[in-house]
RNA sequence: UAGAGUUUGAUCCUGGCUCAGGACGAACGCUGGCGGCGCGCCUAACACAUGCAAGUCGAGCGGGGCGAUUAAAAUUGAUUCUUCGGAUGACGUUUUAUGAGCCUAGCGGCGGACGGGUGAGUAACGCGUGGGAAACCUGCCCUAUACAGGGGAAUAGCCUCGGGAAACCGGGAUUAAUACCCCAUAAAACUCUAGCACCGCAUGGUGCAUGAGUCAAAACUCCGGUGGUAUAGGAUGGUCCCGCGUCCCAUUAGCUAGUUGGUGAGGUAAAAGCUCACCAAGGCAACGAUGGGUAGCCGGCCUGAGAGGGUGAUCGGCCACACUGGAACUGAGACACGGUCCAGACUCCUACGGGAGGCAGCAGUGGGGAAUAUUGCACAAUGGGGGAAACCCUGAUGCAGCGACGCCGCGUGAAGGAUGAAGGUUUUCGGAUCGUAAACUUCUAUCAGCAGGGAAGAAAGUGACGGUACCUGACUAAGAAGCCCCGGCUAACUACGUGCCAGCAGCCGCGGUAAUACGUAGGGGGCAAGCGUUAUCCGGAAUCACUGGGUGUAAAGGGUGCGUAGGCGGCAAGGUAAGUCAGAUGUGAAAGCCCGGGGCUCAACUCCGGGAUUGCAUUUGAAACUGCCUAGCUAGAGUGCAGGAGAGGAAAGUGGAAUUCCUAGUGUAGCGGUGAAAUGCGUAGAUAUUAGGAGGAACACCAGUGGCGAAGGCGACUUUCUGGACUGUAACUGACGCUGAGGCACGAAAGCGUGGGGAGCGAACAGGAUUAGAUACCCUGGUAGUCCACGCCGUAAACGAUGAAUGCUAGGUGUUGGGGGUCAAACCUCGGUGCCGCAGCUAACGCAUUAAGCAUUCCACCUGGGGAGUACGAUCGCAAGAUUGAAACUCAAAGGAAUUGACGGGGACCCGCACAAGCGGUGGAGCAUGUGGUUUAAUUCGAAGCAACGCGAAGAACCUUACCAAGUCUUGACAUCCUAUUGACCGUUCCUUAACCGGAACUUCUCUUCGGAGCAAUAGUGACAGGUGGUGCAUGGUUGUCGUCAGCUCGUGUCGUGAGAUGUUGGGUUAAGUCCCGCAACGAGCGCAACCCUUGUCUUUAGUAGCCAGCAUUUCGGAUGGGGACUCUAGAGAGACUGCCGGGGACAACUCGGAGGAAGGUGGGGAUGACGUCAAAUCAUCAUGCCCCUUAUGAUUUGGGCUACACACGUGCUACAAUGGUGACUACAAAGGGAGGCUAAGCCGCGAGGUGGAGCAAACCCCAUAAAGGUCAUCCCAGUUCGGAUUGUAGUCUGCAACUCGACUACAUGAAGUUGGAAUCGCUAGUAAUCGCGGAUCAGAAUGCCGCGGUGAAUACGUUCCCGGGUCUUGUACACACCGCCCGUCACACCAUGGAAGUCGGAGACGCCCGAAGCCAGUGGCCAAACCCUUUUGGGAUGGAGCUGUCGAAGGUGGAGUCGAUGACUAGGGUGAAGUCGUAACAAGGUAACCG
Repeated sequence: UAGAGUUUGAUCCUGGCUCAGGACGAACGCUGGCGGCGCGCCUAACACAUGCAAGUCGAGCGGGGCGAUUAAAAUUGAUUCUUCGGAUGACGUUUUAUGAGCCUAGCGGCGGACGGGUGAGUAACGCGUGGGAAACCUGCCCUAUACAGGGGAAUAGCCUCGGGAAACCGGGAUUAAUACCCCAUAAAACUCUAGCACCGCAUGGUGCAUGAGUCAAAACUCCGGUGGUAUAGGAUGGUCCCGCGUCCCAUUAGCUAGUUGGUGAGGUAAAAGCUCACCAAGGCAACGAUGGGUAGCCGGCCUGAGAGGGUGAUCGGCCACACUGGAACUGAGACACGGUCCAGACUCCUACGGGAGGCAGCAGUGGGGAAUAUUGCACAAUGGGGGAAACCCUGAUGCAGCGACGCCGCGUGAAGGAUGAAGGUUUUCGGAUCGUAAACUUCUAUCAGCAGGGAAGAAAGUGACGGUACCUGACUAAGAAGCCCCGGCUAACUACGUGCCAGCAGCCGCGGUAAUACGUAGGGGGCAAGCGUUAUCCGGAAUCACUGGGUGUAAAGGGUGCGUAGGCGGCAAGGUAAGUCAGAUGUGAAAGCCCGGGGCUCAACUCCGGGAUUGCAUUUGAAACUGCCUAGCUAGAGUGCAGGAGAGGAAAGUGGAAUUCCUAGUGUAGCGGUGAAAUGCGUAGAUAUUAGGAGGAACACCAGUGGCGAAGGCGACUUUCUGGACUGUAACUGACGCUGAGGCACGAAAGCGUGGGGAGCGAACAGGAUUAGAUACCCUGGUAGUCCACGCCGUAAACGAUGAAUGCUAGGUGUUGGGGGUCAAACCUCGGUGCCGCAGCUAACGCAUUAAGCAUUCCACCUGGGGAGUACGAUCGCAAGAUUGAAACUCAAAGGAAUUGACGGGGACCCGCACAAGCGGUGGAGCAUGUGGUUUAAUUCGAAGCAACGCGAAGAACCUUACCAAGUCUUGACAUCCUAUUGACCGUUCCUUAACCGGAACUUCUCUUCGGAGCAAUAGUGACAGGUGGUGCAUGGUUGUCGUCAGCUCGUGUCGUGAGAUGUUGGGUUAAGUCCCGCAACGAGCGCAACCCUUGUCUUUAGUAGCCAGCAUUUCGGAUGGGGACUCUAGAGAGACUGCCGGGGACAACUCGGAGGAAGGUGGGGAUGACGUCAAAUCAUCAUGCCCCUUAUGAUUUGGGCUACACACGUGCUACAAUGGUGACUACAAAGGGAGGCUAAGCCGCGAGGUGGAGCAAACCCCAUAAAGGUCAUCCCAGUUCGGAUUGUAGUCUGCAACUCGACUACAUGAAGUUGGAAUCGCUAGUAAUCGCGGAUCAGAAUGCCGCGGUGAAUACGUUCCCGGGUCUUGUACACACCGCCCGUCACACCAUGGAAGUCGGAGACGCCCGAAGCCAGUGGCCAAACCCUUUUGGGAUGGAGCUGUCGAAGGUGGAGUCGAUGACUAGGGUGAAGUCGUAACAAGGUAACCG
């Protein structure tokens, strides 16, 4: 130290993706009151207009300018005085001199190397940390010591001349200094010389001491001082070196010639190949050199429990850079941001000859960009430069401005206030909610606004900020709230709109007419001057696992061995102290962080103190463990000796069986092959058979989860050579061991090369089949190959999917090779090889002394799926190819184990008219009826495999009726409410009309307390009515089906992490999850069965309208009396329960047989339909949500249609005839119906029927003759005396009405059809078949439907097969569940990528050429003031220009490599609701699958 969503029907695991948190120099959207403190070009190190950012010193110097003052002169002449002649002489002006003071170009000094900016470069001693410099420097500052004597020559400025557009330059003359030079003085400085002492890790250092040589200075002054020179020390700042640490790529593996070292020299402040000459050949690298990519580093910052991970804005330290590249000069310090020179690019000026410039300083501009501010104020403070100072400068800095960019604080009011106002939303219409919220009353004034006062920051003066902070007063609730979200994760729900559209979405996913997921509204939740989104980082993620993961099957053990480096290593002793542990010291800057305090009203912010800074270094100790050294031991390992086992390996030789071929004989028509065939072989003699021969390959039986080998692998026998393991013994060595990156070797099959060989088998190929096709499976042939030798290849599902080694941890039972033991055994023991099984482990499956357990060591490998073991690169290979091995892009999964189902052209068992055995049909004909299709104005609608189709419809001429045409109505044909009028409405007749509608006439309300009430009609108004309009995929109800199949579940317990299992499985048995037994189950529920109805036997009760045995009467009819016996009717009972006997079975359940019985093992039939499945059927029975129509999708009327008709199908009827037809006579039912009804007798009609009217609301009367059957007669096998369709004529009945479109009758007509192809249906007994009868519907209209009885069979061996179902089991990649899933090519669209003739570009090295500036070297005939000699010239020393050379940037050129962009065309890949072709995989997936 918190988790959640998402793979599945569900589960556990693995594993990825996503979310909730925090952060930010941020940006964008919406919104925006105040203040404090911070922060603000992350991109173009892109280009820059303008202003400012580094000056200062006159107490270094000579000038110049101004100039107070002073003096003089000239001039002017105000004023005053006046003798009027004149005197005086102010303010001025000019000139000369003086000149306090101020300003200053130049020389000179100090500073421009700090401060400020930026992060391009840099993977480096750049940075961090700790050391070293005995290898160094240090201006200004501090301390100390000593000193400052003398002299000289110039030069800028200024003046003058000249050139130039300008920048600026040149000549001449003159001048000063703290500028420059020379001499002197001088050591504790430097050089040389040689010595002593002490010290150090080496070179060496320190101290003392001898001699010689060399080197200095500057003045100014207010007289206080300041400055100067040398040396030493300090401080500060810097420089160099070293240990350690510091990103990614090995698809970068070798790099390096000044390279590594030495000697010498040069060079530097200083060590050093830093540079050079010579010599040697080294140096670095798997502990990752070299190369490539990326990057300023750190303190810190963000995150995190921590370890870590990410980052390097602001602040601080270091580094690097200053337009790009190079270079030096000056200086204490630079190779110098606002200095110089050169080259380049760019910009500007120009008179075209030449010049000028460098915002990565502060502002600001353009540009780029998603994006980042004012051309502000001040030096008041803090610092910096100069100066003695005053002071000047300072875009450092202090402040202000802009920006919600961040953090922190405050406010937008507080209390009361219910009629729960209005209004909004919603509603089940009652209400609920916004909501004490508002209004209203009272109160307050933080912020903002107004007015007044007014700081600290400052030490003496000085305040930009600033009339700011802060304080006070009066005043008004006034001026101040938004943003996101509300399906789950995740706090928060309703209405309307939309209708897979528009849209949302972080993941899962929402949206196809009832969306809490889109849009809007109301309400709610969260945060709040902000809220969301986006980008990025950490976290969650133990999802790279050090803390803290894995590898049998999920991703992952190398194919195997030997072995190098490396890692790890037995027992005991001594030493050491590298690791390790402990103490101390130094350091770990400040800021930051944590803790405790303090200051701003609080906080943010800030100040003080402490802690921490896990590190590094030094030092002192300890010695258990590891390491190292020394000398030992024998338990590990190895050797020796003695044995036995073995398909271990290599070579040579030998053998028999079989196949094929050849020769010969016998022999004749086929052989061969398959599911069936054919190709093929054979009359030229095959196959078969006999004998002989040839050749190649493989070795039956033995043979075994037996043996051997490291693995691959090894199988006839003999010989030779040879490896390893095992057992016994305990003589020898003495840790010699384990593992093993690279490396080396071996390594099935296929394949390759060369040469042989070739019997059988047999890729490719050919033919024959199969098939829709069949480039396959099957068949006939057949080449490479398979075999041998030699050489390659180096891969396999090379598997135990399990790396090697060691130790430990219950057993049982086989087997193999040894040893001990025994008469033989038993038993003990070592090595191998199997099975079962405990603990333990595991997600489970499973593993379990042969571990997947418990531990240790080493190696290899994994990190979501696809793309992909692909591309590129590299290595290997003759090739095939192998090894190594990505990315873009794409998905939210992919996967493992187990569970429940479903499924299988998997298995086992069982059942069913499922098959079989039978009987009769359908399919052919005609007709009936339904459906499809077609037609039509309409042919209303629904039903669609079984489970739609004589179905809804138990009955379409009108009606029905829903459809079509035409005509009408609009509060309506129907319901409720309101107003007005009337007293009727209804009905009858007439007119009109196609009809409804309409008009006229006649007739005409009830009750009453007389107030009115009820009822009805008409007219009107609006609420509403109405809809067979849509949605059966919004529903209720009802129904079908699997299926009357035997199943479906629950409680408790137990097992399992869990889904789940158990029970319900198993052995029997049953029609049955029916029952019995067993069992971690024990019980229970819905189903089964039973209870219900009916039928079969009997008893009893009751006898009318039923019955009549006996008795009587009789019209002979149970008609009557009478009777209850019988039939029957309808109530109540009995009866059947495997109860009894025998066999079988387990002493069970049960089963077989028997007895008795009317009936025997659920007696027959019916009703009864579990959990559920099919989004099964029905909105047109009914009900109903939502949507739609409202002078019409409603209502009504007439006529038509639902009845059509080239055709197809289903279901039926009638037949095809003699077991029959026809005619005559004759017998026997059951169950029903009847008042708007059934209708008798009688009469009429050939008949349908008419007439008639008895009886009957029915055990009474009627429908009502049952028919098949029986007897007699006839027909004689034919399209008939079969069959009756169709048609004609004449009728009957129903009904307003039979034309479209009824049924029936009579006469006449007399079609197809002679038993029905493929296929298919029903039925197991009172059944099939056959015969008639009745009913519902209904005015009329059945061959349909629902019932009733009569006659009355055949067959079932059996469960192999077809269909359906049940139970158990197995496989599964299925779970909308096989009508499943799913693969590949092709076609189309889009996306990214590879190759590609080439083309273009970048960066970096390399070779050559050219060679700027500049340093260095040489030269220096030219030039030159200082010093020396000579002294006029001149010479010397020295310096310089110039020239030459080395180096050297940019540039040019060349080839090679590398990276990137692009490229006609091309290759594969990915993605994409409904494209094409097939069916590869998942089940035995229909040829088991898979690897190479």
Predicted 3D model of a 1492-nucleotide RNA (small-subunit ribosomal RNA) from uncultured Natranaerovirga sp. It matches the Rfam family "Bacterial small subunit ribosomal RNA". Rfam links the family to the GO terms ribosome and structural constituent of ribosome. Model confidence (mean pLDDT): 84 of 100. RNAcentral holds the sequence, with entries from ENA and SILVA. The source organism's lineage runs through Bacteria, Bacillati, Lachnospirales, Natranaerovirgaceae and Natranaerovirga.